[in-house]
Context: one part of a larger RNA
RNA sequence: AGACGGGGACCCGCACAAGCGGUGGAGCGUGCGGUUUAAUUCGAUGGUAAGCGAGGAACCUUACCUGGGCUUGAAAAACAGCUGCAAGCCACCCGAAAGGGAGGCCUCUUUCGAAGGUGCUGUUUAGGUGCUGCAUGGUUGUCGUCAGCUCGUGGUGUGAACUGUUCCCUUAAGUGGGGUAACGAGCGCAACCCUCGUCCUGUGUUACACGUAUCGCAGGAUACUGCCCGGGCAACCGGGAGGAAGGUGAGGAUGACGUCAAAUCAGCAUGGCCCUUACGUCCAGGGCGACACGCGCGCUACAAUGGUAGGUACAAUGGGCAGCCAAAGAGCAAUCUGGAGCGAAUCCCAUCAAAGCCUAUCUCAGUUCGGAUUGAAGUCUGCAACUCGACUUCAUGAAGUUGGAAUCGCUAGUAACGGCCAAUCAGCCACGUGGCCGUGAAUACGUUCUCGGGUCUUGUACU
Repeated sequence: AGACGGGGACCCGCACAAGCGGUGGAGCGUGCGGUUUAAUUCGAUGGUAAGCGAGGAACCUUACCUGGGCUUGAAAAACAGCUGCAAGCCACCCGAAAGGGAGGCCUCUUUCGAAGGUGCUGUUUAGGUGCUGCAUGGUUGUCGUCAGCUCGUGGUGUGAACUGUUCCCUUAAGUGGGGUAACGAGCGCAACCCUCGUCCUGUGUUACACGUAUCGCAGGAUACUGCCCGGGCAACCGGGAGGAAGGUGAGGAUGACGUCAAAUCAGCAUGGCCCUUACGUCCAGGGCGACACGCGCGCUACAAUGGUAGGUACAAUGGGCAGCCAAAGAGCAAUCUGGAGCGAAUCCCAUCAAAGCCUAUCUCAGUUCGGAUUGAAGUCUGCAACUCGACUUCAUGAAGUUGGAAUCGCUAGUAACGGCCAAUCAGCCACGUGGCCGUGAAUACGUUCUCGGGUCUUGUACU
């Protein structure tokens, strides 16, 4: 100087407390461990792994296994030689295909030297999701959007180093003020950027009330503790007015010096090492989907603030041409037929919603709760749904009566509840993820305690 303390002082954070809703019990989905397996590819492992890489594993993907093939190779570059056959098309045998073998048609351009092109052979190069993230780049997590981390000159000290950065007040903030052997500065904080909220101006098709500005687009204005009162030397704090908004208006993007030899050689790049008729590569089938068990994250419930049936109301974000798919018709339905419109403020998904509201019924029960599981019949995608897809209808109707110890999220348009859209995508195992809107709370006395963090100080047998 640090680090640590079941030392001290001060301060902060959904950290506790006060509340609301969950998890832990059940069934299912999904990931992980373990076990099993020919293989169940690999990575991630307290917080900071476990609906994570994967924003789409039937084939492909695919890296794994079994079996069958190829060896300058699936793809790319250069050179040399041979062929002078173009390319291509048709078709035979073995085969699961890949691949191997044997044929036919056609037999290219031309300056007739050979060049281009094609195929084969040879050489040099290839290829490797093989190892090392403890050789690396790049990127990322975390402490933490915490308020810190440093430097120049000066000063102090033999020196390591200190001072500045401590102190008092204040702030969300090393934010600002006062003081001061310090004076300044840099990276962070804040602001500058984007979105939302109010107003103004311009503009107007495809929007709408059909002549306007609900709306769209663009530009601008507005908030600064500016004004008033009180406190304070000041910074600032408390209250008030006006205002759409008030003291950082709300949200986002933005992550200092560094920590964890943190993560990633399988996104990519890359040093070294290793394989080279195989650790490369092609193909078929299987596996990644197994199942005595354990864990994580979710969905659906256990019901009456509910279930069922009928009627009825109100969104926003988005997506669409190998696409979205209207009207009309068929089917109980999934869906099919159909073909209008639309490369979209125009048409479609989608009359865009559901919870909501009104009416009826069920009357507390393993039920008209709950929907797992299983049987049968279908629809769709796709070469192909056995392993292993989704959806529909009928039948079946399991566990479950609110969950031990323990534990998680959230302070406002938030939690909770309700639906809608999108990426990926042929289809989909999405109950995931990212967004959007609708309904819309309760509580915070306070900082003793738990966890994490900041500043100063103290102890230390630690560095």
Molecule: small-subunit ribosomal RNA, 3' major domain
Organism: Candidatus Uhrbacteria bacterium